[in-house]
């Protein structure tokens, strides 16, 4: 002190996971068809629609309405998620310039 092995340490960006946040879809919404319950009740199954969109399409609370109690029919209003995209932030993994012991 070259290549090359190798030990330790390891910046940034890019990758991946992972939590949280935040945007955009979508209104956790509507449309049909069977069925069910019946003021102590108001639900349940399919199918469609609604997204540059997979998937979900409910749950509670509250206030009404059905007094012709039904082989009927439900409204408002508040709260509460999940999925898929894209972003940001924190950690994690992993490569890895580079530098470093040693062999050589």
């Nucleotide at each position: 002190u070259a290549a090359a092995g190798c030990u330790c340490g390891g910046a940034a960006a890019a990758u991946c996971g992972u939590a949280c946040u935040c945007a955009u879809a979508u209104a956790a919404u509507c449309u049909u068809g069977g069925g069910a319950a019946u003021a102590c009740g108001g639900c349940c199954c399919a199918a469609a629609a609604g997204u540059u969109u997979c998937u979900a399409c409910c749950g509670g609370a509250u206030a009404a309405c059905c007094a012709u109690u039904g082989c009927a029919a439900u409204u408002g209003u508040c709260c509460g998620a999940c999925u898929a995209u894209g972003a940001g932030u924190g950690u994690g993994a992993g490569c890895g310039a580079c530098g470093u012991a040693c062999u050589g």